A computed fold for a 73-nucleotide RNA from a Candidatus Omnitrophota bacterium, annotated as transfer RNA.
RNA sequence: GGCGGUGUAGCUCAGAGGUCAGAGCGAACGGCUCAUACCCGUUAUGUCAUUGGUUCAAUUCCAAUCACCGCCA
Numbered sequence: 001g002g003c004g005g006u007g008u009a010g011c012u013c014a015g016a017g018g019u020c021a022g023a024g025c026g027a028a029c030g031g032c033u034c035a036u037a038c039c040c041g042u043u044a045u046g047u048c049a050u051u052g053g054u055u056c057a058a059u060u061c062c063a064a065u066c067a068c069c070g071c072c073a
Base pairs, nucleotide, nucleotide: 001072002071003070004069005068006067007066010025011024012023013022018056027043028042029041030040031039049065050064051063052062053061
């Protein structure tokens, strides 16, 4: 330098055009216990990387940029 992939909660990831953006783990609080852990319940979480475009409607499609990863030279 060329090509490709990924970017969504604190972490690991799902969601692939249609209206509350979710799960597991984790966190806080409560229950249980002599107490801790396990277990049960409740709660809080997000600029869906950034900018622009398409669309009635974009996390989702398109383009550019940025970051990371891989392959080729």